[in-house]
């Protein structure tokens, strides 16, 4: 070159004008610095941090997770490895604990679907029937058969040789399977040996056992200040007036309600905190197959909240369409013109999954094909 496979990285680049959000400095309206993403996204896991609940420990019921070994704060994540399954190969997939604890289930076909089974077909050696002097044949009553056929995800172990009436693990080989033991490995497993005719059909993304493992709500958590109006108390003040209470009436006192007035204290709107320095990020050195770990050095990287991070324009790459020129051809080089340059946009914050992602690019291995 061609056609896979794995791993990863970048994702338009410098300027101008004009603004938006935070900081910082002063001369207070100017200066100077900062200002999205690899997924900020889906809110699926596991954690910090706060709040609620809760003497403690364990039993019950419920979720989760489910070869083995490591790695983390921790994980349902990563790394290796192991089984099985795909590919020709790199390499890729994997809800991969238990079916000799019990319980359910196996539609629909099919004789038979779980203490297995006889629909076609083989046979019919042995007993029956019939022919015949036998010897033998013949029927397909008894029966015998799972080797073929057919039905189905499955039909009680494959293949092949022998044996048999016919077949059968009924015997042998070899392959698988089940016990034991030996070695190798930390285990998961693996190879080998000797033994056993084959015992244990499948299904746990059916209950169900076993192992470990898990409190509940989320930055709209919490906290702190704290208007206006309406409510609540708590103290004064009411010359006269309403209402209501103590059987009725009058008269005096009194209470409640009822105005005003000061205080007060809860909560709303707002307003501040949490808010971003952090299991941080990058560099080197060292361990380790790896994830990932120590140590030393270096940097400081948004903090909005009806919610900033923008718009316009200039050159420039880079894609597309057009055209001209060279070139045998792949292509190259000019011009011109395009509201072409993905997938998306932080909201407390970490680690991971998962899904979106125009287009470049780099590494390293696998299989062809040429030349040398």
């Nucleotide at each position: 070159c061609c056609a896979g496979a794995u791993g990863g990285u970048c994702g338009g680049a410098u300027g101008g004008u004009c603004g938006c959000c935070g900081c910082u400095g002063c001369u207070u309206g100017c200066a100077g610095g900062g200002g999205a993403g690899g997924a900020a996204a889906g809110u699926c896991c596991g954690g910090g941090c706060u709040c609620c609940a809760c003497g403690a420990a364990a039993a019950c019921g419920g979720g989760g997770u489910g070869g083995c070994g490591g790695g983390u704060a921790a994980c349902g994540c990563c790394c290796g490895c192991c089984g099985a399954g795909g590919g020709a190969a790199a390499c890729c997939u994997u809800a991969g604990g238990g079916a000799a604890a019990g319980u359910g289930c196996c539609g629909c076909a099919g004789a038979a679907a779980g203490c297995a089974a006889a629909c076609c077909g083989c046979c019919g050696a042995u007993g029956g029937c019939c022919a015949g002097c036998a010897a033998u044949g013949g029927c397909a009553c008894a029966g015998g058969u799972a080797a073929g056929g057919g039905u189905g995800a499955a039909a009680g172990g494959g293949u092949g040789c022998g044996g048999u009436a016919a077949g059968a693990g009924c015997g042998c080989a070899c392959c698988g399977c089940g016990g034991u033991g030996u070695u190798g490995g930390u285990a998961a497993c693996a190879a080998c040996a000797c033994u056993g005719g084959c015992a244990u059909g499948g299904u746990a993304a059916a209950c169900c056992c076993c192992a470990c493992u898990c409190g509940g709500a989320g930055c709209a958590a919490a906290a702190c200040c704290a208007a206006a109006u309406a409510g609540g108390a708590a103290c004064a003040a009411c010359u006269u007036u309403g209402g209501c209470c103590a059987g009725u009436u009058u008269u005096c006192g009194g209470g409640c309600u009822g105005u005003u007035g000061u205080u007060c204290g809860g909560g709303u709107a707002g307003g501040u905190u949490g808010c971003u320095u952090g299991a941080a990020c990058c560099c080197u050195u060292a361990g380790g197959u790896a994830a990932c770990u120590a140590a030393g050095g270096g940097u400081c990287u948004a903090g909005a909240u009806g919610a900033a991070u923008g718009a316009c324009u200039a050159u420039c790459a880079c894609c597309g369409c057009a055209u001209u020129g060279c070139u045998u051809a792949g292509g190259c080089a000019g011009u011109g013109u395009g509201c072409g340059u993905a997938c998306a946009a932080a909201a407390c914050c970490c680690g991971g999954c998962u899904u979106a992602u125009a287009g470049a690019c780099c590494a390293u291995c696998u299989g062809g094909u040429u030349a040398u």
This is a predicted structure of a 372-nucleotide RNA (Bacterial RNase P class A) from an Alphaproteobacteria bacterium. It was read from a public genome assembly, where an Rfam model found it.